Predicted 3D model of a 76-nucleotide RNA (TPP riboswitch aptamer (THI element)) from Psychrobacillus insolitus. Rfam family: TPP riboswitch aptamer (THI element). Gene Ontology term of the family: thiamine pyrophosphate binding. For this family Rfam cites "Comparative genomics of thiamin biosynthesis in procaryotes. New genes and regulatory mechanisms" (Rodionov et al., J Biol Chem, 2002).
RNA sequence: CUACUAGGGGCGCCGAUUUGGCUGAGAUGAACCCUUUGGACCUGAUCUAGGUAAUACUAGCGUAGGAAAGUAGUUU
Repeated sequence: CUACUAGGGGCGCCGAUUUGGCUGAGAUGAACCCUUUGGACCUGAUCUAGGUAAUACUAGCGUAGGAAAGUAGUUU
């Protein structure tokens, strides 16, 4: 690095004529992300500052407290 198996995780805001708009890898896909070299994700948090039509939207908090792995193979 790849494959297999197994496991963990989130899905918000705005709009209204069912198509749409925003951020994001992903906004319920048959997908996406992450698995201890862990910022995937959860808690604190109905948190703080900024910004937005609105929202973890951005930053802080954060060297915080938690959080899910084995096997085989390849290259050097």